[in-house]
Context: one part of a larger RNA
RNA sequence: UUGGGCGUAAAGCGUCUGUAGGUUGUUUUUAAAGUCUACUGUAAAAUACUAAGGCUCAACUUUAGUUCGGGAGUAGAAACUUAAAGACUUGAGUAUGGUAGAGGUAAAGGGAAUUUCUAGUGGAGCGGUGAAAUGCGUAGAUAUUAGAAAGAACACCAAAGGCGAAAGCACUUUACUGGGCCAAUACUGACACUGAGAGACGAAAGCUAGGGGAGCAAAUGGGAUUAGAUACCCCAGUAGUCCUAGCUGUAAACGAUGGAUACUCUAGAAUGCGUGUAUCGAUCCAUGCAUUCUAACAGCUAACGCAUUAAGUAUCCCGCCUGGGGAGUACGCUCGCAAGAGUGAAACUC
Numbered sequence: 001u002u003g004g005g006c007g008u009a010a011a012g013c014g015u016c017u018g019u020a021g022g023u024u025g026u027u028u029u030u031a032a033a034g035u036c037u038a039c040u041g042u043a044a045a046a047u048a049c050u051a052a053g054g055c056u057c058a059a060c061u062u063u064a065g066u067u068c069g070g071g072a073g074u075a076g077a078a079a080c081u082u083a084a085a086g087a088c089u090u091g092a093g094u095a096u097g098g099u100a101g102a103g104g105u106a107a108a109g110g111g112a113a114u115u116u117c118u119a120g121u122g123g124a125g126c127g128g129u130g131a132a133a134u135g136c137g138u139a140g141a142u143a144u145u146a147g148a149a150a151g152a153a154c155a156c157c158a159a160a161g162g163c164g165a166a167a168g169c170a171c172u173u174u175a176c177u178g179g180g181c182c183a184a185u186a187c188u189g190a191c192a193c194u195g196a197g198a199g200a201c202g203a204a205a206g207c208u209a210g211g212g213g214a215g216c217a218a219a220u221g222g223g224a225u226u227a228g229a230u231a232c233c234c235c236a237g238u239a240g241u242c243c244u245a246g247c248u249g250u251a252a253a254c255g256a257u258g259g260a261u262a263c264u265c266u267a268g269a270a271u272g273c274g275u276g277u278a279u280c281g282a283u284c285c286a287u288g289c290a291u292u293c294u295a296a297c298a299g300c301u302a303a304c305g306c307a308u309u310a311a312g313u314a315u316c317c318c319g320c321c322u323g324g325g326g327a328g329u330a331c332g333c334u335c336g337c338a339a340g341a342g343u344g345a346a347a348c349u350c
Base pairs, nucleotide, nucleotide: 003322004321005320006319007304008303012318014201015200016199017198021194022193023192025088026087027086028085029084030083031082033081034080035077036076037075038074039073040072042070048066049065050064051063052062053061054060091191092188093187094186095185096183097182098181099180103177104176105175106174107173108172109171110154114150115149116148117147118146119145120144121143125136126135162169163168206247207246208245209244210243211242215241216240220236221235222234223233258317259316260315261314262313263312266295267294268293269292270291271290272289273288274287275286276285299306300305323350324349325348332343333342334341335340
């Protein structure tokens, strides 16, 4: 363990797939397990409660009634749940034709910038700051011209634009590939929703092995600042950042808002696909479905605010919370190479 809750007060698993389980469209017939009705007997006495009575009262005690809900059997009812058989198409799915997209994986190619190197010109500073200094530079720097190499990231377009379950995804092209949306028909005929365990994916940092290393940059060194300065500022700079194969499994993994279904005033905007009027055609206008925003009514909310993408009105399923600290700690167990992750208390104290 009831109840009440979970945007911000404690509380939605980071996200998805899916097993058991729970829940589940319309309709016909049958059955009668749940359900309902009637009857039968059972539920010992004492105790308990109520009303009377008896001991002078009370405790105590006697009589009557109640407590009694349950479980068993017999006979029926058939609305709902359930079971069996059959039918249906609105939920769900399949087929067909379109369509938008940084959805994913792999390969190839591209230009700008940066740094380094080589060569030319040139000749004293450059760089940096609040001001400086460390630093680089006559062994020729900075600047500028030409060439070469390397690695990483892809300006403009670009937009509270798009796609993806989430994490996330942006130069171009090609190959393979997942999902969505729209339209008109046809088909299957409840095949659905959720989902304990379980499995898969999962930013950054970190770890293992092998590569790579331009820029940036924990650590570290130096220069400043300062009373000090293990910092903020400056000059350098190693892990790392990048690739391949594994591990880790966590984030303010946020909409701080679990998923599904139905219903509930309006106005404006954007994206995708249609339809209609009009047009030579496009634009415009009206409108349907899907998606994404803004303002706002009812309603809700402690307020802030939410408001057809609800935090409104309802149903189903899962997860989670139950005063602060101790503590996401200890112990145990599982996982991990480790770092650590998951699960997760108590004493004590206010």
Small-subunit ribosomal RNA, central domain from Palmophyllum crassum, 350 nucleotides, folded computationally. Model confidence (mean pLDDT): 86 of 100. The gene name in the source record is rrn16. Taxonomically the source falls in Palmophyllum (Eukaryota, Prasinodermophyta, Palmophyllophyceae, Palmophyllaceae). The full RNA is in RNAcentral, with records from ENA and SILVA.